[in-house]
RNA sequence: GCCAGGGUAGCUCAGUUGGAUAGAGCGGCGGUUUCGUAAACCGCAGGUCAAGGGUUCAAAUCCCUUCCCUGGCU
Numbered sequence: 001g002c003c004a005g006g007g008u009a010g011c012u013c014a015g016u017u018g019g020a021u022a023g024a025g026c027g028g029c030g031g032u033u034u035c036g037u038a039a040a041c042c043g044c045a046g047g048u049c050a051a052g053g054g055u056u057c058a059a060a061u062c063c064c065u066u067c068c069c070u071g072g073c074u
Base pairs, nucleotide, nucleotide: 001073002072003071004070005069006068007067010026011025012024013023019057028044029043030042031041032040050066051065052064053063054062
């Protein structure tokens, strides 16, 4: 340099025939329980969906450019 895959919550990841209120598990915080802690159960918070632009009535999802990560080729 070329090709492919990936970037979504603090972490690990779902979601890509365009329309769901953007989700799960772990973690965090609060509560119930306990003499107390842990566990269990209940609840809550937490997101510019890598960045910018475009298409569309509507974009995490489609198109273009850029950045970063992983693998392959030279």